The RNA shown here (c-di-GMP-I-GGC riboswitch aptamer) has 84 nucleotides and comes from Mesobacillus zeae. It was read from a public genome assembly, where an Rfam model found it. The model forms 95% of the base pairs in the Rfam consensus. Rfam family: c-di-GMP-I-GGC riboswitch aptamer. Its Rfam clan is "c-di-GMP_I riboswitch clan". NCBI's taxonomy places the organism under Bacteria, Bacillota, Caryophanales, Bacillaceae, Mesobacillus. The coordinates come from a structure-prediction model, not an experiment, and the mean pLDDT is 86.

RNA sequence: GCAGAUAAAGGCAAACCUGUCGAAAGGCAGUGACGCAAAAUCACGGGUCUAAGGGGAAAUCCUAUGACAGCCGGAUUGCCUGGA
Numbered sequence: 001g002c003a004g005a006u007a008a009a010g011g012c013a014a015a016c017c018u019g020u021c022g023a024a025a026g027g028c029a030g031u032g033a034c035g036c037a038a039a040a041u042c043a044c045g046g047g048u049c050u051a052a053g054g055g056g057a058a059a060u061c062c063u064a065u066g067a068c069a070g071c072c073g074g075a076u077u078g079c080c081u082g083g084a
Base pairs, nucleotide, nucleotide: 002082003081004080011036012035017030018029019028020027021026034070040076041075042074044073045072046071047068048067049066053062054061055060
């Protein structure tokens, strides 16, 4: 550097529920396993979500500076196994 099997060492952990932080999206911890060979890290490109804030008499409208890496691409790093 290549490949990833009904194998194997070790690992991660969706939904639901509980606690907690947050305006929310969502994060963290516990529980629990739908799945994962990068489901490790990075918001760089696309995409998605939210709307504290702003406008408005209101209905409601606009916006990321907030999020999502388990949406896709990209970058960086790495375990095991196989074969050469």